[in-house]
Background
A computed fold for a 268-nucleotide part of an RNA from a soil metagenome, annotated as large-subunit ribosomal RNA, domain VI. The full RNA is in RNAcentral, with records from MGnify. Its mean pLDDT, the model's own confidence on a scale to 100, is 89.
Context: one part of a larger RNA
RNA sequence: CGCAGGAGACUUGAGGGGGGCUGUCCUUAGUACGAGAGGACCGGGAUGGACGGACCUCUGAUGUUCCAGUUGUCACGCCAGUGGCAUUGCUGGGUAGUUAUGUCCGGUGGGGAUAACCGCUGAAGGCAUCUAAGCGGGAAGCCCACCCCAAGAUGAAGUCUCCCAGGGAGUAAUCCCUCUGAAGGUCCGUGGUAGACCACCACGUUGAUAGGCUGGAGGUGUAAGUGGAGUGAUCCAUUCAGCUGACCAGUACUAAUAGACCGUGCGC
Numbered sequence: 001c002g003c004a005g006g007a008g009a010c011u012u013g014a015g016g017g018g019g020g021c022u023g024u025c026c027u028u029a030g031u032a033c034g035a036g037a038g039g040a041c042c043g044g045g046a047u048g049g050a051c052g053g054a055c056c057u058c059u060g061a062u063g064u065u066c067c068a069g070u071u072g073u074c075a076c077g078c079c080a081g082u083g084g085c086a087u088u089g090c091u092g093g094g095u096a097g098u099u100a101u102g103u104c105c106g107g108u109g110g111g112g113a114u115a116a117c118c119g120c121u122g123a124a125g126g127c128a129u130c131u132a133a134g135c136g137g138g139a140a141g142c143c144c145a146c147c148c149c150a151a152g153a154u155g156a157a158g159u160c161u162c163c164c165a166g167g168g169a170g171u172a173a174u175c176c177c178u179c180u181g182a183a184g185g186u187c188c189g190u191g192g193u194a195g196a197c198c199a200c201c202a203c204g205u206u207g208a209u210a211g212g213c214u215g216g217a218g219g220u221g222u223a224a225g226u227g228g229a230g231u232g233a234u235c236c237a238u239u240c241a242g243c244u245g246a247c248c249a250g251u252a253c254u255a256a257u258a259g260a261c262c263g264u265g266c267g268c
Stems, first nucleotide, its partner, number of pairs: 001152001005163007015149004021049007033038001051106005059100004066093005071086006110144003117137004164267001165178005179265001184262004188204005209255003212251005218244003225238005
């Protein structure tokens, strides 16, 4: 821009893409078969490998925004307590998120038309012949079925809902005047597990969108101060303390204020 008014939702599915792998064991059954050795079809069940998708409960990884320990040095006047720098100084852990080596799931089954092949009926050609007319069976393959995209499918689909004036000229398309500016959308703002930008999604006081605060979860592992024990290093008590990012809730304290613009007027 189009989809012959505009708008908001929800669909249909032409068409396209993905997937389609396979082992072993048990059973049927030591049965059929076979002199024996050996050893099934058909069917049922279990469990793996590789591959793929999703996810983070578990097992781990990461986690330079969390906690703790600790070395050297500098600073806060000193002690104590802290902070800076040294690869995040080093080390031990670790929430969310992200992740695989972790977890769950998938290939199946079914229908249709077929290939090779196997048949029925059957002439040409009194026989025979699966084929010439006709009719069946038959593959991990084909078309459906399963998952995803999908109406620019210009062949532009469908359903529901919402919105929109008077006067005049003209056969009409259309034009003029006065009003009007709808439904809805965008800008703007607060944000997001959405994201390069854009887009998408949530929210904007009729509000929990983000921050703060409060509570909780999870993490770390028992803070500081004070008291006590010991000559002291240190230990004990207060204290499962203190601190705590992203997690879960609650709560309008802060910021989403105010507003502007687009879009018209019943539609060849």